[in-house]
Context: one part of a larger RNA
């Protein structure tokens, strides 16, 4: 120099992607304690005093009194706190050996499947799970406490139901053609039965056209152009095109490209952040939407304390480095 430790004037986050890292808080008692809230919580909120020895009283506790030191949980262990927002309700699970989450799981909804020799799974089978259950029960699918909700579209696709009529496989099959020959026939040819090869009216399930229904089923959820007595803007009007043309709710957002939109806050300065706006390049309602207390080694902004992270370094112990041996 390096690394493990310890202390530092004055400032106190200027460091930095970012208070990472370090300091700082800490234990008992005692008063005290906000929004908010599912009334359980938040909460240890936050804040703030105390604490040692000695005498006395009286219930192991407490109260008076009285005394020492810079200092009394005299070392050591022993929460840093608060404000706002995303996202997940939550406690839990997870990529053994880069990710611990906003990712899964949950409990709660809801569709659907299936009446038991269930349904679904595994196996060629046999069987075996399901289940020594039995619809308040098993099995699949999406959503994921709780509140308040959950809009239009059945035209495609797909599911479920219907059965007049159309098309339709095997399969049977009237008829009919050919081959072959008993007979017949002057030559030439005809040619029954059976056999065989082919054709073949009509008979004919489910499907599929048809028909209805069905979105917590896959999915979808328009465009132009015009209008009010400044302007702008369009409650309204036409007019095209759809199965319908995005309802509530939110909204530059984990989603906004333009964008560091505008405008307010908060800083002396804010691409972040919060709160409006709404002009949603591309939100929207169980691939849920919009709140939402509590919880989170989760994520984004602020704050107060504290501090070598810094301004800008210095001291010190100690182990390596390094000289000599």
């Nucleotide at each position: 120099c390096u690394c493990u430790u310890u202390c530092u004037a004055a400032g106190g986050a200027a460091c930095u992607c970012g208070g990472c890292a370090a300091a700082a808080u800490g234990a008992c008692u005692c008063c005290g304690u906000a929004a908010c809230u599912u009334c359980g919580g938040g909460a240890g909120a936050a804040g703030g005093a105390g604490u040692g020895c000695c005498u006395c009283a009286u219930u192991u506790a407490u109260g008076a009194g009285g005394u020492c030191g810079c200092a009394g949980u005299g070392a050591u262990c022993a929460g840093g706190u608060c404000c706002a927002a995303g996202c997940g309700a939550c406690u839990g699970u997870u990529u053994a050996c880069c990710a611990a989450a906003a990712a899964c799981a949950c409990a709660g909804g809801u569709c659907u499947c299936c009446g038991c020799u269930a349904a679904g799974u595994u196996g060629u089978a046999a069987a075996a799970c399901g289940a020594u259950g039995u619809a308040u029960g098993g099995g699949g699918g999406c959503u994921g406490a709780c509140g308040c909700c959950u809009g239009c579209c059945c035209a495609g696709u797909g599911c479920c139901g219907g059965a007049a009529g159309g098309u339709u496989a095997a399969a049977g099959a009237a008829a009919u053609u050919g081959g072959u020959u008993a007979g017949c026939u002057u030559a030439u040819g005809c040619g029954a039965a059976g056999c065989u090869a082919g054709u073949g009216a009509c008979u004919g399930a489910a499907g599929c056209c048809c028909u209805g229904g069905u979105g917590a089923a896959c999915g979808g959820c328009g465009g132009u152009c015009g209008u009010a007595a400044c302007u702008a803007u369009a409650a309204c009007g036409a007019u095209c095109c759809u199965a319908a043309g995005g309802u509530a709710g939110c909204g530059a957002a984990a989603u906004u490209c333009c964008u560091u939109g505008u405008c307010g806050g908060g800083u002396a300065a804010g691409u972040u952040c919060c709160g409006a706006c709404c002009c949603g390049c591309a939100c929207g309602a169980a691939a849920g939407g919009c709140g939402u207390a509590a919880c989170g080694a989760u994520u984004u902004g602020g704050a107060c304390a504290c501090u070598g992270u810094c301004u800008c370094a210095g001291a010190a112990a100690g182990a390596g480095a390094c000289u000599c041996g």